[in-house]
RNA sequence: CCAGACGGUCGGAUGGCCGCUUUUGAUGUUUCGGCAUUGGGAGAGGAAAGUCCGGGCUCCACGGAGAUGCGGUGCCGGUUAACGGCCGGCGGGGGCGACCCCAGGGAUAGUGCCACAGAAAACACACCGCCGAACGCCCUCGGGCGUGGCAAGGGUGAAAUGGUGCGGUAAGAGCGCACCGCGCCGACAGUAAUGGCGGCGGCAGGGAAAACCCCACCGGGAGCAAGACCAAGUAGGAGCGGCAGGCAUGGCCGCAAGGCCAUGCCGGGCGGAUCUUCGCGCCGCCGCUCGGGUCGGUCGCGCGAGGCGUUCGGCGACGAACGUCCCAGAUGAAUGGCCAUCCCCGCCUCCAGGGAAACUUGGCGCGGCGGGACAGAACCCGGCUUACAGACCGUCUGGCAUU
RNA sequence: GAGCCCGUAGCUCAGCCGGUAGAGCACAUGACUUUUAAUCAUGGGGUCCCGGGUUCGAAUCCCGGCGGGCUCACCA
Numbered sequence: 001c002c003a004g005a006c007g008g009u010c011g012g013a014u015g016g017c018c019g020c021u022u023u024u025g026a027u028g029u030u031u032c033g034g035c036a037u038u039g040g041g042a043g044a045g046g047a048a049a050g051u052c053c054g055g056g057c058u059c060c061a062c063g064g065a066g067a068u069g070c071g072g073u074g075c076c077g078g079u080u081a082a083c084g085g086c087c088g089g090c091g092g093g094g095g096c097g098a099c100c101c102c103a104g105g106g107a108u109a110g111u112g113c114c115a116c117a118g119a120a121a122a123c124a125c126a127c128c129g130c131c132g133a134a135c136g137c138c139c140u141c142g143g144g145c146g147u148g149g150c151a152a153g154g155g156u157g158a159a160a161u162g163g164u165g166c167g168g169u170a171a172g173a174g175c176g177c178a179c180c181g182c183g184c185c186g187a188c189a190g191u192a193a194u195g196g197c198g199g200c201g202g203c204a205g206g207g208a209a210a211a212c213c214c215c216a217c218c219g220g221g222a223g224c225a226a227g228a229c230c231a232a233g234u235a236g237g238a239g240c241g242g243c244a245g246g247c248a249u250g251g252c253c254g255c256a257a258g259g260c261c262a263u264g265c266c267g268g269g270c271g272g273a274u275c276u277u278c279g280c281g282c283c284g285c286c287g288c289u290c291g292g293g294u295c296g297g298u299c300g301c302g303c304g305a306g307g308c309g310u311u312c313g314g315c316g317a318c319g320a321a322c323g324u325c326c327c328a329g330a331u332g333a334a335u336g337g338c339c340a341u342c343c344c345c346g347c348c349u350c351c352a353g354g355g356a357a358a359c360u361u362g363g364c365g366c367g368g369c370g371g372g373a374c375a376g377a378a379c380c381c382g383g384c385u386u387a388c389a390g391a392c393c394g395u396c397u398g399g400c401a402u403u
Numbered sequence: 404g405a406g407c408c409c410g411u412a413g414c415u416c417a418g419c420c421g422g423u424a425g426a427g428c429a430c431a432u433g434a435c436u437u438u439u440a441a442u443c444a445u446g447g448g449g450u451c452c453c454g455g456g457u458u459c460g461a462a463u464c465c466c467g468g469c470g471g472g473c474u475c476a477c478c479a
Stems, first nucleotide, its partner, number of pairs: 001399010012342007020043010045374001049385002052383005057223004064277005070219005075089005090104001091102004105214002110212002113207002127154002129150003134147005162180006181203001182201005188195002227299004237290007245266009268283004292478003306325008343372006350363005404475007413428004422459001430446005452468005
């Protein structure tokens, strides 16, 4: 210098003028709720986004026990309020390397699937082919055919019943042996995943669980339109459906059938996945549809798993101690607009060099034009994912050149 | 703000426990007809919204994104 890998920071600056939201002080005014004038303070993000995970908070009865169902996670250890996040390690894969990627439990628990092709796609099987040892037949005594033996080779397929080599055989075959792979057992190292070692087994058990499923672990549901309060207003309503109501006494209405009300007893229902059980609450409850009214205000709501700095512990994620700071709260929704100067980038012009020219290299001196992203809080926090003009910093890898 | 659903031919939709993507209407051509319509026959037309993954193989299964749609205020 070129090409790359990983991690991090910022994401226009300054000034002037005019505004917006909130808070606070003074003055004035007031129907005591506020309002007006004026001064001061504060005022979007790394993703505020998608709403994909996890929590806080609120209500459901501050949901008690068990089971089922549903959903999620899935190597091991740690971290954390928690997590599917993060950190470290193990195993597998990729890259020359720095480094990167992995939904990475179980396929001997079971069920189902593997199209087409192919003999056969999983209780096995033989198309081409190889053999002629055994038995039988024919025979020109070379051999041929059948019963049969085999799965080495060919072929099909994404995948074909361990692989390579030697021996062996009629031909073959874990049939035998060596190495590799696989499985089981043992001891060792390690917290563990796992690793290497020794022995045994001739191979049994193809793939796929991001098919159902099994195992282990986790999860109650709904969500700030949660929820609480005030004010205003209305027809304080109607219909349908579900459920279990029954009995007794008394009263009222009615000619009667019957209806309504009250009390008691038994039973039952409802209570935001289902069932059982314990306990509690309410007894007419629940659901749907139609109709009526309002379109207001306050709280929740800004001190928090908070930010910054230093030191210490830890490889690290992270934790601890000390110091310091207070840092947006809108509600058709504030956080903006204009101008000037500077900064960065591109183009034109200008200057210098090369060239006959086209053009090209350099400088950015004067000037002109254009551009500076993605996007915007809405209860809050920790993550993930996605979008993003550009600028800067650090560590490392490979190559080339020079010393 | 919160919850839920959908995306396949020009339009409306099937296919979604994986195995060559279909139907109706529309379009084109031909036949019938004097002509048109209707009818009949034939045919064309697909980024299965996009990207990645699992698998031999993905419209289908999983993850992420994009686009569209629906519902939810309070009071008695």
Two RNAs folded together computationally: RNase P RNA and transfer RNA, 479 nucleotides in total.
Rfam match: Bacterial RNase P class A. It is annotated as a ribozyme.